A computed fold for a 1387-nucleotide RNA from an uncultured bacterium, annotated as small-subunit ribosomal RNA. The sequence is in RNAcentral, with records from ENA and SILVA. Rfam family: Bacterial small subunit ribosomal RNA.

[in-house]
RNA sequence: AAUUCGCCCUUAGAGUUUGAUCCUGGCUCAGGAUGAACGCUGGCGGCGUGCUUAACACAUGCAAGUCGAACGGACUUACCGAAAAAGCUUGCUUUUUUUGUAAGUUAGUGGCGGACGGGUGAGUAACGCGUGAGCAACCUGCCCAUGUGAGGGGAAUAACACAGGGAAACUUGUGCUAAUACCGCAUAACACACAGACACCGCAUGAUGACUGUGUCAAAGAUUUAUCGCACAUGGAUGGGCUCGCGUCCGAUUAGAUAGUUGGUGGGGUAACGGCCUACCAAGUCGACGAUCGGUAGCCGGACUGAGAGGUUGAACGGCCACAUUGGAACUGAGAAACGGUCCAGACUCCUACGGGAGGCAGCAGUGGGGAACAUUGGGCAAUGGGCGCAAGCCUGACCCAGCGACGCCGCGUGAGGGAAGAAGGUCUUCGGAUUGUAAACCUCUGUAAGCAGGGAAGAAUAAAAUGACGGUACCUGCAAAGUAAGCCACGGCUAACUACGUGCCAGCAGCCGCGGUAAUACGUAGGUGGCAAGCGUUAUCCGGAUUUAUUGGGUGUAAAGGGUGUGUAGGCGGGGAUGCAAGUCGGAUGUGAAAAUUAUGGGCUCAACUCAUAACCUGCAUUCGAAACUGCAACUCUUGAGAGUCGGAGAGGUAGACGGAAUUCCCGGUGUAGCGGUGAAAUGCGUAGAUAUCGGGAGGAACACCAGUGGCAAGGCGGUCUACUGGACGACAACUGACGCUGAGACACGAAAGCGUGGGGAGCAAACAGGAUUAGAUACCCUGGUAGUCCACGCCGUAAACGAUGAAUGCUAGGUGUGGGGGUGCAAACUUCCGUGCCGGAGUUAACACAAUAAGCAUUCCACCUGGGGAGUACGGCCGCAAGGUUGAAACUCAAAGGAAUUGACGGGAGCCCGCACAAGCAGUGGAGUAUGUGGUUUAAUUCGACGCAACGCGAAGAACCUUACCAGGAUUUGACAUCCACGGAAAGCCGAGUAAUGUUGGCCGUGCCCUUCGGGGAACCGUGAGACAGGUGGUGCAUGGUUGUCGUCAGCUCGUGUCGUGAGAUGUUGGGUUAAGUCCCGCAACGAGCGCAACCCCUACGUUUAGUUGCUACGCAAGAGCACUCUAGACGGACUGCCGUUGACAAAACGGAGGAAGGUGGGGACGACGUCAAAUCAUCAUGCCCCUUACAUUCUGGGCUACACACGUACUACAAUGGCGCAAACAAAGGGAAGCGAUACCGCGAGGUGGAGCAAACCCCAUAAAAGGCGUCUCAGUUCGGACUGCAGGCUGCAACUCGCCUGCACGAAGUUGGAAUUGCUAGUAAUCGCGGAUCAGCAUGCCGCGGUGAAUACGUUCCCGGGCUUUGCACACACCGCCCGUCA
Repeated sequence: AAUUCGCCCUUAGAGUUUGAUCCUGGCUCAGGAUGAACGCUGGCGGCGUGCUUAACACAUGCAAGUCGAACGGACUUACCGAAAAAGCUUGCUUUUUUUGUAAGUUAGUGGCGGACGGGUGAGUAACGCGUGAGCAACCUGCCCAUGUGAGGGGAAUAACACAGGGAAACUUGUGCUAAUACCGCAUAACACACAGACACCGCAUGAUGACUGUGUCAAAGAUUUAUCGCACAUGGAUGGGCUCGCGUCCGAUUAGAUAGUUGGUGGGGUAACGGCCUACCAAGUCGACGAUCGGUAGCCGGACUGAGAGGUUGAACGGCCACAUUGGAACUGAGAAACGGUCCAGACUCCUACGGGAGGCAGCAGUGGGGAACAUUGGGCAAUGGGCGCAAGCCUGACCCAGCGACGCCGCGUGAGGGAAGAAGGUCUUCGGAUUGUAAACCUCUGUAAGCAGGGAAGAAUAAAAUGACGGUACCUGCAAAGUAAGCCACGGCUAACUACGUGCCAGCAGCCGCGGUAAUACGUAGGUGGCAAGCGUUAUCCGGAUUUAUUGGGUGUAAAGGGUGUGUAGGCGGGGAUGCAAGUCGGAUGUGAAAAUUAUGGGCUCAACUCAUAACCUGCAUUCGAAACUGCAACUCUUGAGAGUCGGAGAGGUAGACGGAAUUCCCGGUGUAGCGGUGAAAUGCGUAGAUAUCGGGAGGAACACCAGUGGCAAGGCGGUCUACUGGACGACAACUGACGCUGAGACACGAAAGCGUGGGGAGCAAACAGGAUUAGAUACCCUGGUAGUCCACGCCGUAAACGAUGAAUGCUAGGUGUGGGGGUGCAAACUUCCGUGCCGGAGUUAACACAAUAAGCAUUCCACCUGGGGAGUACGGCCGCAAGGUUGAAACUCAAAGGAAUUGACGGGAGCCCGCACAAGCAGUGGAGUAUGUGGUUUAAUUCGACGCAACGCGAAGAACCUUACCAGGAUUUGACAUCCACGGAAAGCCGAGUAAUGUUGGCCGUGCCCUUCGGGGAACCGUGAGACAGGUGGUGCAUGGUUGUCGUCAGCUCGUGUCGUGAGAUGUUGGGUUAAGUCCCGCAACGAGCGCAACCCCUACGUUUAGUUGCUACGCAAGAGCACUCUAGACGGACUGCCGUUGACAAAACGGAGGAAGGUGGGGACGACGUCAAAUCAUCAUGCCCCUUACAUUCUGGGCUACACACGUACUACAAUGGCGCAAACAAAGGGAAGCGAUACCGCGAGGUGGAGCAAACCCCAUAAAAGGCGUCUCAGUUCGGACUGCAGGCUGCAACUCGCCUGCACGAAGUUGGAAUUGCUAGUAAUCGCGGAUCAGCAUGCCGCGGUGAAUACGUUCCCGGGCUUUGCACACACCGCCCGUCA
């Protein structure tokens, strides 16, 4: 010295878009401030501060006078002198007049001051202000210094007197008089003017200093004798005047402005320069570096805020300016175009005798008015300062004080210590307690402030004396007493602080997000808590946060934002080397940057606010001295940027002309006949007047197949062939010029399609239009036609998703792979180089997506553009256009978002793969009939309640005559039908009556047991009576809940840990290739593992072995007995695992086929239901929070109802018949149940059933005959010998009781119904279908439910379609998730 290194100081954020994320972006909040106002509240003091609005109008008082030492008068008092009069005490007194002197007062003349001080901010965008210079272009009273002088005269005029006018204000005439008032004369220069000549200075106009001459101009006195004044001149000081550089708000929807305008000459004017004024001459001057115009505004020191840079502001204090009712003008003066002077004009107010006059609070008070809003008609000149005066002094609403206002800042107080029975009261409560809370009470203290009393300042200067408004104030001392002194806001998040009640999308809150629809920490109240505190909140405004205008310190591919493109003016920026200058730049010095303020350090008020001193700061400007790296300027030089030159090849580059073939259409002719055409399907249309088709000839317009990949152009855009003219790019060479370059506001030019104008042209296509279809409609999509237009020439328009949504230029920064053009090396292949044009990709960038040498990377230069969404690219204005319209381009109002990228889901009439009785293939049904049952609806006193797509409807209910029962009518009870506690009495229970519809009620009979005992009694259980705590509720809320359940779905999924990737939400794993019923398994893989699910383990069943065998079984004729081979029973075990073989597959998993086996690929069935979804169902199984009822919404009794019936739906049963009905004879099960039970044999009855009671608590006995099938017979296709509803009669059973309202039997009666519309259900094998049997509930009651076995099929090509589901992918503006979102019209 440098640095990417270290340390220190400063810089704080949050809420809100989403299901979640990152970003962009706006809105909002937390902070500080105020001349504030409003709401609630309010003890004291100090210091400040107080019309921001109507520069609105002002009653009343005061705010500028002073000097008698300038002057003449007038007046008062005193004295001296004189005169007169009166009184009488007779020489005194009094009065009057007068001269003079002294003291005092003062109208006028005169001097000085009223140009300061005080107020206000209307005007002003300006040399007004700020800052720095200049005047060689100026003035300056009073003040200071120096020098000189002050001689001698004159004429008037106020006052005053007299006389007039007028209502007044005021004024006129005549006469007298003074001065420091006024006017000449003299004197006079270091003054001024002119002329001459000299010296010196300055950039210049010019200045300065000597010298000579000529001309001109002064004065005032007063007095107490100290002094104070006067005149001239020079200098100073102070104050002013003028000029200039720089700075000083917004608007371009204000682009041109200007005739005294710009300059010159002569003249005038001024203190002075100057178009300041005037005459003449010239035609200039200002402006995109914003003139002119419009709007707004006093400027500054400073103040507020901010880390700073900045932003906002200009109250109070200080400097400057401007103004004084509005406008104009001059006079006087040293100074004014004069706030409390003059004149004129206007408006307004007042007086008036109507003729005429007076006035100006933006001075201090005060009044009215305006307004959300701002004070006393106070005291004093004691201090500070000012005017006059020699002075004493006078004047001073300047000033010093006091009063009012919490308006602000600062300080103090409202007590301190102890004190737990944690008092009472309040609030909450799980009822235990918690909290208010040491808070209070109580005890011990203290005495600030306020109060009373006593003392009592400084501020006061001077030699001394005198002098204080404030003020008996500050301060000191004493006294009494906790006595006199706390509120406001908030408590959902941001943001510190939580509960209860009330309310129930109401009332209300809200700064933003948002709260409130019956459990509100968000509304209102209360308790509690938090914050601040004599204040606290709200409102308004400013800065901050906001890096949200970005200099510090932002952006523009998709969020807002690159101009459509080029040429180029001004401007901005610009290559290498050396030299000089010094404008920028850097450094030193000097001047200035007022004071106050700010900061630091000290000092004074008891502290602080406040105030004083010192220092810093004032980041600026100017002058001067220096440096020379960089920029600049001047001149010189260089070649790499740029350009030129020579040579070369490439190209749909442009303009114009000519030519060509294919196709469409049209015309003519030939052949030929009934259709053509068109569509998803049709129709309109064309065609027997000959179409379509086909052949030949002709006309006309437009476009150029294949080549085709690319290439070239600034962009738009360019495609047949040839010719002419012409622009640009590229490569090679290095002997040219020498930075000539880049960008580019305005400007100019070009600029698709559509459109416009004029004139042509018009084959095809085709807006508008017409017709036909489609459709609920169809002003569309589809079809048949068809006009502008499309084409050409000339002119206009000037816009596009004019896009790479990416401005131009230059340099630098890994690679790989194509391709077009040129060059080099090379035989070729290939390598290399330059310019283009693509893809992939690294670093880097990015919110991400992506970009990545053709950058969206790293840098530089210039231009354009953006600043929340909507309103709106709209309105108005300007410019352009024939018009259409283009360009430039707002605001009011409104919202809290709008938006980008990516993520996970859901969804798609997107895609791929796969599965399921999902479809298809089949079988049997439902939907039609009758009946049963459930539901809806209706009805009713009540028809109790719940369940409502799948996943409510033979469901809760595995069984409503009473009971059940919750519903209705009527009757009763009220500590209760039920639980616990207390007191008294009694055991309890049971039996017989009365009464009632029944319960309740009521009479009577019987009767004392158990345990302990001190024999008095006590206790347990039970009953009755009484009091209250309480009971009770199938009342509400399943959207406050637990538990339970349904469903997707027995679908294969759902997750986690660690790791990795991503800023993140998330992803990966779980995806991929195969395979499986399966996220089942294998392989691969930034994943590796694991969990819940799948599977397996459990039960039943199919085979076997073994063990055990009674009640089972029997090779014993029966029984007994015996036996356990068989059947069977029930324990253990075995068996099946893709284990074996073959093929395929990737050497895998696995699949296919086969063998063996009772069974083969999870053998069949069951139980078992992941994370979750549906605010799914249930408060009526149960439990339960909260709410509600408490002589009733509780309890009980009788009767009724839940069983109603025009109708609609669901689920079943029975049928419609011959694969059947009926009759006769006669086979074969399994699984169950049984003691308040099952009930045999036997007898009675046609039968239901009855009598009776053997056996059986069951492998023993009973229910208990299985039926269909099979055999024989009959019926013969019909409303039947089908079908059995409905009804009548007669019976049976259960039960207290079968009327409402049970089941069964016999006889009789014999309905609908002849296979069922649209639609729809179940089922893939021991399944469907069909047949019977059993059980639960139950006194009785099944066509329902749950089980059991018998007989026993058909079909599956397949996955296009319907439904549901799984995985992957894609789109998305959906996330309450397509039953979504959302647009327009109307209300």